Large-subunit ribosomal RNA, domain II from a Minisyncoccota bacterium, 691 nucleotides, folded computationally. NCBI's taxonomy places the organism under Bacteria, Bacillati, Minisyncoccota. Its mean pLDDT, the model's own confidence on a scale to 100, is 84. Rfam family: Bacterial large subunit ribosomal RNA. The full RNA is in RNAcentral, with records from ENA.
[in-house]
Context: one part of a larger RNA
RNA sequence: GCCAACGAGUUCAUGCAGCGUGCAGGCUAAGCCCUUUCGGGCGGAGCCACAGGGAAACCGAGUGUUAAUAGCGCGUUCGUACGUUGCAUGAGACCCGAAGCCAGGUGAGCUUGCCAUGGGCAGGGUGAAGGAUGUCGAAAGACAUCUGGAGGCUCGAACCCGUUCGUCGUUCAAAGCGUUGGGAUGACCUGUGGCAAGGAGUGAAAAGCUAAUCGAACUUGGUAAUAGCUGGUUCUCUCCGAAACAGCUUUUGGGCUCGCGUCGCAUGUUCCUGCUGGGGGUAGAGCACUGGAAGGUCCAAACAGGGCGCAAGCUCGUUGGUCCUAUCAAACUCCGAAUACCAGCAGUCAAGAAUGCGGCAGUAAGACUGUGGGGGCAAAGCUCCACCGGUCAAAAGGGAAACAGCCCAGACCGCCGAUUAAGGUCCCAAAAUCUACGUUCAGUGCACUUAAGGAGGUGAGAUUUCUCAGACAAUGAGGAGGUUGGCUUAGAAGCAGCCACCCUUUAAAGAAAGCGUAACAGCUCACUCAUUCAGAGAUCUUGCGCCGCAAAUGAUCGGGGCUUAAACGUAGUACCGAAAUCGCGGAUUGUUGCUCUAUUCGUAGAGCAGCAGUGGUAGGAGAGCGUUCCAUGCCGCGCUGAAGCCGAAGGGGUGACCCACGGUGGAGCGCAUGGAAGUGAGAAUGUUGGC
Numbered sequence: 001g002c003c004a005a006c007g008a009g010u011u012c013a014u015g016c017a018g019c020g021u022g023c024a025g026g027c028u029a030a031g032c033c034c035u036u037u038c039g040g041g042c043g044g045a046g047c048c049a050c051a052g053g054g055a056a057a058c059c060g061a062g063u064g065u066u067a068a069u070a071g072c073g074c075g076u077u078c079g080u081a082c083g084u085u086g087c088a089u090g091a092g093a094c095c096c097g098a099a100g101c102c103a104g105g106u107g108a109g110c111u112u113g114c115c116a117u118g119g120g121c122a123g124g125g126u127g128a129a130g131g132a133u134g135u136c137g138a139a140a141g142a143c144a145u146c147u148g149g150a151g152g153c154u155c156g157a158a159c160c161c162g163u164u165c166g167u168c169g170u171u172c173a174a175a176g177c178g179u180u181g182g183g184a185u186g187a188c189c190u191g192u193g194g195c196a197a198g199g200a201g202u203g204a205a206a207a208g209c210u211a212a213u214c215g216a217a218c219u220u221g222g223u224a225a226u227a228g229c230u231g232g233u234u235c236u237c238u239c240c241g242a243a244a245c246a247g248c249u250u251u252u253g254g255g256c257u258c259g260c261g262u263c264g265c266a267u268g269u270u271c272c273u274g275c276u277g278g279g280g281g282u283a284g285a286g287c288a289c290u291g292g293a294a295g296g297u298c299c300a301a302a303c304a305g306g307g308c309g310c311a312a313g314c315u316c317g318u319u320g321g322u323c324c325u326a327u328c329a330a331a332c333u334c335c336g337a338a339u340a341c342c343a344g345c346a347g348u349c350a351a352g353a354a355u356g357c358g359g360c361a362g363u364a365a366g367a368c369u370g371u372g373g374g375g376g377c378a379a380a381g382c383u384c385c386a387c388c389g390g391u392c393a394a395a396a397g398g399g400a401a402a403c404a405g406c407c408c409a410g411a412c413c414g415c416c417g418a419u420u421a422a423g424g425u426c427c428c429a430a431a432a433u434c435u436a437c438g439u440u441c442a443g444u445g446c447a448c449u450u451a452a453g454g455a456g457g458u459g460a461g462a463u464u465u466c467u468c469a470g471a472c473a474a475u476g477a478g479g480a481g482g483u484u485g486g487c488u489u490a491g492a493a494g495c496a497g498c499c500a501c502c503c504u505u506u507a508a509a510g511a512a513a514g515c516g517u518a519a520c521a522g523c524u525c526a527c528u529c530a531u532u533c534a535g536a537g538a539u540c541u542u543g544c545g546c547c548g549c550a551a552a553u554g555a556u557c558g559g560g561g562c563u564u565a566a567a568c569g570u571a572g573u574a575c576c577g578a579a580a581u582c583g584c585g586g587a588u589u590g591u592u593g594c595u596c597u598a599u600u601c602g603u604a605g606a607g608c609a610g611c612a613g614u615g616g617u618a619g620g621a622g623a624g625c626g627u628u629c630c631a632u633g634c635c636g637c638g639c640u641g642a643a644g645c646c647g648a649a650g651g652g653g654u655g656a657c658c659c660a661c662g663g664u665g666g667a668g669c670g671c672a673u674g675g676a677a678g679u680g681a682g683a684a685u686g687u688u689g690g691c
Stems, first nucleotide, its partner, number of pairs: 001691006011091013025048003031042004052059002062074004094232002097229001101222006112196009121186001123155003126151001130147007159183003165178003198214001200210003235624006246257004259363002261360007269351001270353001272347007284335001285333002290329003294325003298321004303317001305316004366392004370387006397408003412586004417582003423576003426560003432573001434572006445562002453547002457544010474531005480504003485499003510525001513524003587614012625680001627677008636669002644664004650659003
């Protein structure tokens, strides 16, 4: 891991509600008697009901309050017993699961410390005290040599330990092995026996150790501890179908109550929509108030400071204000919608509308998206509200390549029928290589998103200037003289710089727009003529493109591929396209009508027809299937073969499932109606067994 078996809302008591049955006041409890069991009888003690109100006295269909005959509060007959279903409460209370707490015991054969009694430590090195001899010394003593053999001394085996690295790491081993290392006469190591223990021991102290267990051992019991937590919770079909909000909470992943769901009863249109009538101060707008902020005029000031002037003072500025222009505001408003809300009237005659009462819930972690807002950065797949918005949650189908929350659309079942939605129609791949007019050359684009800025890309529109008296461009020619203007300068001659910028000849020509020279020279330009010839220039608005544009495994519009398009814009006609809609057949729910049957005359059941429905998590309600056992019935079935098992294939049922047939098997079993439950397995790191 798989297979098989086992495995979770039970039982008792009490209460409330629904349903059923008996009686009309209802019922017995303990106990006693009878009885083989099952059961039957007696038993009225007591309980509920029949009257309530008040703290009570007490009064009573009333009573309490109170001075009150007022008002107000609570009342003014809808029973009872048993059974059953749902729920609640108490109990282990749907099942499994702690870490833990307490009590009684068991442990020091591991380990810690201690006690008693034994054992062990190869071989080297060093050479303390002491001693002897000698020398010196008055002595104390010193020195030399020899002797001597001390030490929690030294090197290093056994022995004890475990520093480093490696190995092992489903191991040789729940701590080993190899290497390296520390101690190795000592606070040393060790054998045997003994003592000390659970809030206790022991501890050269690490909360270490106390039997692979220690910040409180192990074991049994209290014990099914408790678990607002996690996991699991077993057959079918039908109807409806949520919530993730609000208030309170030692409360925030838990509860109680409301809201929202469902079922029953009641009311009978109260819901919703339209119309009419209302109040408002939001969006917008505005500046009349309150404030903000820009420019200007004017005025005031015993107005910081600067400049000028001998001074008077002038000027710039400072502060405050009036007015003008253009403005800003959630906590501004002279104004002011759309919606929403309230009331009245009308309409639809059904909407799985509304409201009240009662039984049972679940939910109270929401998500994205659109719109209006707060926070944040006009960030976030961010966060917090609102619109009872939408979808998902609890929703499948089609589209968006893929993609809970986007777009279309809400799946009862069947059909090899039809029409559409979103979105699409060259091929992958169903349908236009469709029609008309334009745009784009960038593969822009054919998914999304990308700026400031730059550019004789190209299309459209507008304004304006020049132009057959010849424009713009091109080509030919000229572009001169006074003069090298004056100043400055080494030089300054049109062209370093400063000043001036005239006059003449002319078709035209600047005291020069640029290049150039050391300065000149030289080359162009403005300007003019000629040749040629019909448009040329400038500005603004706008469409589509270009550059700006760099990312990490191999690229790409989903791919191929596409250029008067298979791109973009405008308009149009076809077609494709879903579980939507329609058609045909069938099932089922609600309601209405008709017919039949039964009837306690309330109604219930069956059939047919019309209309409307039938996605669904939590959850509510209903109807069933199957398993084990019991009672009654079936002159039930069975060795001429029961149960069980095997067989995709026959038949029935919406389904759980049932029936037949064949094989196997070898002794019990079924059906009907009731009853009672150890009643359904795929999940719980489930339990046991097998492989």